[in-house]
RNA sequence: GGAAGUUUAGCUCAGCUGGGAGAGCAUUGCCCUUACAAGGCAAGGGUCAUGGGUUCGAGUCCCUUAACUUCCACCA
Repeated sequence: GGAAGUUUAGCUCAGCUGGGAGAGCAUUGCCCUUACAAGGCAAGGGUCAUGGGUUCGAGUCCCUUAACUUCCACCA
């Protein structure tokens, strides 16, 4: 330098054929217990990496930029 992939909650990740943003763990509160753990119930937490485009409507489609991973090439 070329190609491919990934980027969604604090962490690990779903999200189908474009229409409700979610799960588990974690955190907080309550119940339970003499107390703790375990268990049960509930709550909070999101610029869907950045910027733009298409569309009535975008996490999803297109383009740009950035970070990371892999492969290839180059290295007199």